[in-house]
């Protein structure tokens, strides 16, 4: 000096004149009155993802939320959290020189399916080939007989018929675990040495997930297949609900039956805990949105967090508020605007900053 890798902050500044939506105080004006319109000084007014609508919630209603099937969900192992499918730190696997990073990471030994074609065979086997045995054919050199043609043995060689084989070849994603030796009639974990799974074995670490060592056994993949094994889940949702007016309609004891807002079954309980419609001082919720709030330090922990002291209040619109104009400087300005609220995740991002670490090259 290059190239990377994880994490974080910022996303348009700064000033001037105008215009917006909320609200607190003070004045006026309007109403009987809840309220209601203006004005004036202040406060205070879109995000890192406001987005997707993939999860968990807080909170409303269902009178209670009680048991069970059944749907659904999570799925290494410990811990963080109001909880999660999220986060931390680990553990086994996969990739990367590496800093890291991805994992749909239980259970195939409970059962029941697939593995197409191909290929002798995919819970089983022999196309090709390799050994041995019998049978009868063909037989080189040598050697016996024969005057001579030639018979006779004779390493072996084809072909049949039986036997052993799975090391070598071929088919395939995957073929009796894989590489060497030895050994055999050739061969095979047969045996042996390094290795690789697995294991309802053992012995040490370790809360654990596992890890080492030794043992024993060796046709295998698929549960992102049905399915077992463990834990979780009641429904719907701020247009949920609440207050308040007007109308119309049922109803008043018991049985039975009906009702109690994803299916069913059991238990509970209700019958005056009523239904339906149609609005609103444009009413509450959202009464200044006070929250599992934000923030600064301490302390406690690898960490995610947690605890304590201190300060702060930070949009509530409801055809929906932050814009228009001019100057300056620049990096010349993506992605893109709350609708009950928050804690994750995913996707979208121009530029501008910063912090650890890992790899290359040179040089001292």
């Nucleotide at each position: 000096g290059g190239a990377g890798u994880a994490c974080g902050c910022u996303g348009g500044g700064c000033g001037g004149c105008c215009g917006c939506g909320c609200u607190u105080a003070u004045u006026c004006g309007c109403g009987a009155a809840g309220g209601u319109g203006a004005a004036u000084c202040g406060g205070u007014g879109a995000g890192g993802a406001a987005a997707g609508u993939c999860c968990g919630g807080g909170c409303u209603u269902c009178a209670u939320a009680g048991g069970g099937c059944a749907a659904g969900g999570u799925g290494c192992a410990g811990g963080a959290u109001a909880a999660c499918g999220u986060c931390c730190u680990g553990u086994c696997g996969g990739g990367g020189c590496g800093a890291c990073u991805c994992g749909a990471a239980g259970g195939a030994a409970a059962g029941u399916g697939c593995c197409a074609c191909a290929g002798a065979a995919a819970c089983a086997a022999a196309c090709c080939g390799g050994u041995g045995u019998g049978u009868g054919c063909c037989g080189c050199a040598g050697c016996g007989c024969g005057c001579a043609a030639g018979c006779g043995u004779g390493a072996g060689g084809a072909a049949c018929a039986c036997u052993c084989u799975a090391a070598g070849g071929g088919u395939g994603a995957a073929a009796u675990c894989g590489u060497g030796a030895g050994g055999u009639a050739a061969g095979a974990g047969c045996u042996c040495a390094c290795g690789g799974a697995g294991c309802a074995g053992c012995a040490c670490g370790g809360u654990g997930a596992c890890g080492u060592g030794c043992g024993c056994u060796c046709g295998g993949g698929u549960a992102a297949a049905c399915c077992c094994c463990a834990c979780c889940u009641g429904a719907a949702g701020c247009a949920a609900g609440g207050u308040u007016g007007c109308u119309c309609g049922a109803u008043c004891a018991a049985c039975a039956u009906g009702g109690a807002c994803g299916g069913c079954c059991c238990g509970u309980c209700c019958a005056c805990a009523c239904g339906a419609g149609c609005g609103a001082a444009g009413c509450c919720g959202c009464a200044c949105u006070c929250g599992a709030g934000g923030u600064a330090c301490g302390u406690g922990g690898c960490g995610a967090c947690a605890c304590g002291u201190g300060c702060c209040c930070c949009a509530g619109a409801u055809a929906g508020a932050u814009g228009g104009c001019c100057g300056c400087a620049c990096a010349c300005g993506a992605c893109a605007g709350a609708a009950u609220c928050c804690g994750g995740c995913u996707u979208a991002u121009a530029g501008g900053c910063g912090u650890a670490c890992u790899c290359c090259a040179c040089u001292u």
A computed fold for a 364-nucleotide RNA from a Vulcanimicrobiaceae bacterium, annotated as Bacterial RNase P class A.
It matches the Rfam family "Bacterial RNase P class A". By type it is a ribozyme.
Taxonomically the source falls in Vulcanimicrobiaceae (Bacteria, Bacillati, Vulcanimicrobiota, Vulcanimicrobiales).
The model forms 95% of the base pairs in the Rfam consensus.